[in-house]
RNA sequence: CACUUGCAAGGGCAAAACCUGAGUAAUCAGGCGACGCAAAGCUAAAGGGACCUAUCCGGUCAGCCAGCUGCCAAG
Numbered sequence: 001c002a003c004u005u006g007c008a009a010g011g012g013c014a015a016a017a018c019c020u021g022a023g024u025a026a027u028c029a030g031g032c033g034a035c036g037c038a039a040a041g042c043u044a045a046a047g048g049g050a051c052c053u054a055u056c057c058g059g060u061c062a063g064c065c066a067g068c069u070g071c072c073a074a075g
Stems, first nucleotide, its partner, number of pairs: 003075004012037002018031005035063001041068003047065002049061004
C1' cells in the first nucleotide's frame, strides 16, 4: 500500500415519540430522547426506487437498493 473480515479500544451518529419553528405537502431545522447503525460519512435534473404536489412547474427521502470516500484492529 492492497484485499478480506469486524473480537476489541478510542470514539462517532441518532429512530420513533414529544415541544418549537418553516413548508400546500412529502419533509426539514433546533431541543429532548435512543430504536438501532462498521460507514446511519458524502452523493438526489445526470443510477434505480419510493413519496408529495397549489398536480404548472417542480419538490422531498441517503436509517430502501446502489455508487464514492474513510478511522481502528485482526488475518
Predicted 3D model of a 75-nucleotide RNA (c-di-GMP-I riboswitch aptamer) from an Elusimicrobiota bacterium. It was read from a public genome assembly, where an Rfam model found it. Its Rfam family is "c-di-GMP-I riboswitch aptamer". The family has 155 seed sequences and 5,092 matches in Rfam 15.1. Rfam links the family to the GO term cyclic-di-GMP binding. The model forms 94% of the base pairs in the Rfam consensus. Its mean pLDDT, the model's own confidence on a scale to 100, is 84.